[in-house]
Context: one part of a larger RNA
C1' cells in the first nucleotide's frame, strides 16, 4: 500500500442501487410453519353446499365435493451444517465386472379365475399412547392358471417366468332397474351394455438419455523428541455373497504384504472451482455463489424401495427433556422465523405462490419458510446530495500582535438564481406468458364425436413486491458534516495551561518554567457519510 463475513470508539448520521449478515456452543430448545397429492385406482360418506322425500323429528351418496381408510406416486429431491474424515474423501486423467423409477425410441402383449383385508358395524381392554376379538366388503392391493417375439437357466434334449385397469366419444341386438304417458299391445326419457375408437395407464424385452455404484494412476498440512507396521494380514483353491470386480465373507493351503521415495503412530483439517495479495514465481485462504463428500441428540441395526442403511421414517441401547391414574408413554430446529446460553460480534416468531423451479394430478388445481419479495444493520462496494453566482465597509466576534497590524475571509451578511434528493399531490410501464373458453388447418378414426398437434385468429382473466421503476406539478436554500491528525518518518503552527507531574507514544522518543510531541484554544492538513483504532493476510 492492498484486502476483510469483521469488531470497537466518535458522528443531532441525508438518500438510493447492488451485495452480505452466529467466524463462538455439531450448546439446549417454548410456539407456528417447512411434503404432500390423486375421487379419472377402490369401498364409501364424517363435515359443507345443493337436490329429492318427509309423519317436520328427520331420512336419502342423488349431485358438487370429501374427513378417515385401502391403494398409487412423491417423502432418497429441494433446504441446513462442517462435527468427523489425511483417504472408504477431493481434483485431474483413464477403466470394466454393473444397476437405473419417471423420460425418449423400438418390438410383442394386455386372456381367464380365486381367496383375503382395512374402513364401516358389534363387543372388549387402557389414564393416555394405543391395542384385541367377532361379523362383513372393494380395488390399478394380493395369489394361482393360460399364453411368451424377445428375456432367463441349460447337461443344448429341455426347463422357467408377465400384466390392470380407468376416463371420453360412437353404439346394433336388445337387457331389464327407475320415471312419465298408456288404448295394457306398447311408446318416450334416463341408465347399463357386446363391439368400434381415442387418451392415460399396465406387462415383458431391446437400445438411448440421465443418475448412481466399483477400480486404477498422479497430486493434496505438520511432527522422526513417532522406525519399524501387519494375522483376513499378502497370495492361491473350493464355497458363499453382491446390481457388479474383489479377503467382501468363510474353510483349507502357502508365507507373504508395507516401510527413510517416510510405513505405522500423533496432531491439525471437509476437498475443489475459486477468493485475497503479488510484476510474476509464490504466499495466505476455502464466508457468500457453484461442484463433490460427510453428518442429522450420541452409538448401532436393518426394513421398504429404482434409489436410503433415510434431517421433519422404523427398531434397539445411552444421555437429556416432557406427560402419567406409576402400569406405561412422548420428543429431537446443523429447515424458516424465534428463545435462552456462549460471545467483541451477526437480522423479522413478515408477505406471496405473481414469476422461476420442484412433487402429485388428464386437467382445473393443491402443496412448496425452495424461490421471489419486503423488514432490520453505514457490514461492504458504487452513485448522488448537503446549494450556485455575485459580494471589501476586507463588518462584527474569535485568535494573535513588534499594538502599526495580521488572520479567520468572499468566508458571513446583503443581492440575484436554481430545486437534484427528501416532502406533498397527480399520472404510470415492465416483470404475463400461459392455463381456460371458442374458431381455422392438420393428425387420429367408420366418424363431420371425443382426443391431440402446429402455426394461426378471437375472447376472458391472473402481480406478493406496490404508495414499484419512471414522468409531471407544487413550495422553499428550504430538511442534510463529521472524524483523525499537525516533532521526524508524514501533508499540516502559533498562543495559553502544566512543570519528569498530569500525560503522549507505531518506531525514534517528548514532559524537570517560554513544550510546534502532554491538555485546551485559534488556525491548518487529510479523508468524507464516514473517519479513526484493534485484529488478521499478502
Nucleotide at each position: 500500500g492492498a484486502u476483510u463475513g469483521a469488531a470497537c470508539g466518535c458522528u443531532g448520521g441525508g438518500c438510493g442501487g447492488c451485495a452480505g449478515g452466529c467466524u463462538u456452543a455439531a450448546c439446549a430448545c417454548a410456539u407456528g410453519c417447512a411434503a404432500g397429492u390423486c375421487g379419472a385406482g377402490c369401498g364409501g360418506u364424517a363435515a359443507c353446499a345443493g337436490g329429492c322425500c318427509u309423519u317436520c323429528g328427520g331420512g336419502u351418496g342423488c349431485u358438487g365435493a370429501c374427513g378417515a381408510g385401502c391403494g398409487g406416486c412423491g417423502g432418497a429431491c429441494g433446504g441446513g451444517u462442517g462435527a468427523g474424515u489425511a483417504a472408504u474423501g477431493c481434483a485431474u486423467a483413464g477403466g470394466a465386472a454393473a444397476c437405473u423409477g419417471c423420460c425418449c425410441a423400438g418390438u410383442a402383449g394386455u386372456g381367464g379365475g380365486g381367496g383375503a383385508u382395512a374402513g364401516c358395524c358389534c363387543g372388549g381392554g387402557g389414564a393416555a399412547a394405543c391395542c384385541c376379538g367377532g361379523a362383513u366388503u372393494a380395488a390399478u392391493a394380493c395369489c394361482g392358471c393360460g399364453u411368451a417375439c424377445g428375456c432367463c437357466c441349460u447337461g443344448a434334449g429341455g426347463g422357467g417366468g408377465a400384466a390392470a385397469g380407468c376416463a371420453g366419444g360412437g353404439g346394433a341386438u336388445u337387457c331389464g332397474u327407475u320415471c312419465u304417458c298408456u288404448u295394457c299391445g306398447g311408446a318416450g326419457a334416463g341408465g347399463g351394455g357386446a363391439c368400434c375408437u381415442u387418451g392415460c395407464g399396465c406387462u415383458a424385452u431391446u437400445g438411448g438419455a440421465u443418475g448412481u455404484g466399483c477400480c486404477u494412476a498422479u497430486g493434496c498440512c505438520g511432527g522422526a523428541u513417532u522406525a519399524g507396521c501387519u494375522a483376513g494380514u499378502u497370495g492361491g483353491u473350493g464355497g458363499g455373497g453382491u446390481a457388479a470386480g474383489a479377503g467382501c465373507c468363510u474353510a483349507c493351503c502357502a508365507a507373504g504384504g508395507c516401510g527413510a521415495c517416510g510405513a505405522u503412530c500423533c496432531g491439525u483439517a471437509g476437498c475443489u472451482g475459486g477468493u485475497c495479495u503479488g510484476a510474476g514465481a509464490g504466499g495466505a485462504u476455502g464466508a457468500u455463489c457453484a461442484g463433490c463428500c460427510a453428518c442429522a441428540u450420541c452409538g448401532g441395526g436393518a426394513c421398504u424401495g429404482a434409489g436410503a442403511c433415510a434431517c421433519g421414517g422404523c427398531c434397539c441401547g445411552a444421555a437429556c427433556u416432557c406427560c402419567u391414574a406409576c402400569g406405561g408413554g412422548a420428543g429431537g430446529c446443523a429447515g424458516c422465523a424465534g428463545u435462552g446460553g456462549g460471545g467483541a460480534a451477526u437480522a423479522u416468531u413478515g408477505g406471496a405462490c405473481a414469476a422461476u423451479g420442484g412433487g402429485g394430478g388428464c386437467a382445473a388445481c393443491c402443496c412448496u419458510g425452495a424461490u421471489c419479495c419486503a423488514g432490520c444493520c453505514a457490514u461492504g462496494c458504487c452513485g448522488c446530495g448537503u446549494g450556485u453566482g455575485u459580494g471589501a465597509a476586507g463588518a462584527a466576534g474569535g485568535c494573535u500582535u513588534u499594538c502599526g497590524g495580521g488572520u479567520u475571509g468572499u468566508a458571513a451578511a446583503g443581492c440575484a438564481c436554481u430545486u437534484u434528493c427528501a416532502g406533498u399531490g397527480a399520472g404510470g410501464a415492465g416483470g404475463a406468458a400461459a392455463a381456460c373458453c371458442u374458431g381455422a388447418c392438420g393428425g387420429u378414426u367408420a366418424a363431420u364425436a371425443c382426443c391431440c398437434g402446429u402455426u394461426u385468429g378471437g375472447g376472458c382473466u391472473u402481480g406478493a413486491c406496490g404508495u414499484u421503476a419512471c414522468u409531471c406539478a407544487c413550495a422553499g436554500a428550504a430538511g442534510a458534516a463529521g472524524c483523525a491528525c499537525c516533532g521526524g518518518c508524514u501533508a499540516a503552527c502559533u498562543c495559553c495551561g502544566u512543570g519528569c507531574c498530569a500525560g503522549c507514544a507505531g518506531c525514534c522518543g517528548c514532559g524537570g518554567c517560554a513544550a510546534u510531541a502532554c491538555g485546551g484554544a485559534g488556525g491548518g492538513u487529510g479523508c468524507a457519510a464516514g473517519c479513526g483504532u484493534u485484529a488478521a493476510u499478502c
Molecule: small-subunit ribosomal RNA, 5' domain
Organism: uncultured bacterium